[in-house]
RNA sequence: AACGUGAUAGUGGGAGAGCUUGGUGCAUCACUCGUCGAUGACGCCAGCGCCGAAGGAGCAACAGCCCCGGAAACUCUCAGGCAACCGGACCGCUAUUACCUU
Numbered sequence: 001a002a003c004g005u006g007a008u009a010g011u012g013g014g015a016g017a018g019c020u021u022g023g024u025g026c027a028u029c030a031c032u033c034g035u036c037g038a039u040g041a042c043g044c045c046a047g048c049g050c051c052g053a054a055g056g057a058g059c060a061a062c063a064g065c066c067c068c069g070g071a072a073a074c075u076c077u078c079a080g081g082c083a084a085c086c087g088g089a090c091c092g093c094u095a096u097u098a099c100c101u102u
Base pairs, nucleotide, nucleotide: 001102002101004099005098006097007096008095009094010093011092012091013090018048020047021046022045023044024043025042026040027039028038029037031034049082050081051080055078056076057075058074062069
């Protein structure tokens, strides 16, 4: 110095699934002014339904006397999520840095 791999930072891209039920608060509107009605991409609590791409868990080959071990974009759905924003596995680019080989 070049190829490759990893880490960090910046940057571009980046999916899925609820106009759901009940209670309650708040806001707005209306009237016959009642602690009553309607409305809401509003907050909270509970239920039901749903999604997989933070994180987490499970395993085939293989290995092993047995147990333990053992990958994923697969499976589960604990966690998370179900307008937008945010977040987001993963992918590209740039910079710095570490390592391997020559």
Model confidence (mean pLDDT): 78 of 100. Glycine riboswitch aptamer from Vreelandella titanicae BH1, 102 nucleotides, folded computationally. The sequence was found by an Rfam model in a public genome assembly. The organism belongs to Vreelandella titanicae, within Bacteria.